RNA sequence: GUCUUCGGGGCUAGGUGAAAUUCCUGACCGGCGGUAUAGUCCGCGAGUCCUGUCCGAUGGACAGAGACUGAACUGGUUAAAUCCCAGUACCGACAGUUACAGUCUGGAUGAGAGAAGGC
Numbered sequence: 001g002u003c004u005u006c007g008g009g010g011c012u013a014g015g016u017g018a019a020a021u022u023c024c025u026g027a028c029c030g031g032c033g034g035u036a037u038a039g040u041c042c043g044c045g046a047g048u049c050c051u052g053u054c055c056g057a058u059g060g061a062c063a064g065a066g067a068c069u070g071a072a073c074u075g076g077u078u079a080a081a082u083c084c085c086a087g088u089a090c091c092g093a094c095a096g097u098u099a100c101a102g103u104c105u106g107g108a109u110g111a112g113a114g115a116a117g118g119c
Base pairs, nucleotide, nucleotide: 001119002118003117004116005115006114013025014024015023027103028102029092030091031044032043033042034041039090040089047068048067049066050064051063052062053061054060055059072088073087074086075085076084094106095105096104
């Protein structure tokens, strides 16, 4: 350089109600790289918007070092940890829905940070 494969988890309980896996109680989950092992540190991806180019085009494809984009403290161990151990907290796109969604359904048999392997 090129090709192949892989590449996201989670309400089995109870309450109210005409109706809720959406509200309340409780439960559960945690993509990729870096670094002492990280959902909450640094960076990236996904999502929305914007800009440019191309395409028989109210849309679509591709590109962008363009914009926006959540959340943690205390104590202990250690040479070293906002990463381990203990405790107590917190966070979670868009669209849909008899009723408000991190967990249901959908875009998505998609995309993708990247990982492994072949040549």